Model confidence (mean pLDDT): 81 of 100. A computed fold for a 71-nucleotide RNA from Candidatus Nealsonbacteria bacterium RIFCSPLOWO2_01_FULL_43_32, annotated as transfer RNA.

[in-house]
RNA sequence: GCCCCCAUAACUCAACGGCAGAGUAACUGCCUUUUAAGCAGUAAGUGAAGGUUCGAUUCCUUCUGGGGGCA
Numbered sequence: 001g002c003c004c005c006c007a008u009a010a011c012u013c014a015a016c017g018g019c020a021g022a023g024u025a026a027c028u029g030c031c032u033u034u035u036a037a038g039c040a041g042u043a044a045g046u047g048a049a050g051g052u053u054c055g056a057u058u059c060c061u062u063c064u065g066g067g068g069g070c071a
Stems, first nucleotide, its partner, number of pairs: 001070007010024004018054001026042005047063005
């Protein structure tokens, strides 16, 4: 220098172009003498900027960060 892949909740991962979910964690309540465990609930997210579309996590372009291959 060229090519490919990845970026979604605090973490690990889902999501035919049509309401963005799960587990763990956090918080609240119940239970318990207390803690843990258990039960019920709450909050929290699409790396950035554009484009296409009625509608974008998804498709296209550029950038940023990470990983890999070739030279």
NCBI's taxonomy places the organism under Bacteria, Bacteria candidate phyla, Candidatus Nealsoniibacteriota. Its Rfam family is "tRNA". The family's RNA type in Rfam is transfer RNA.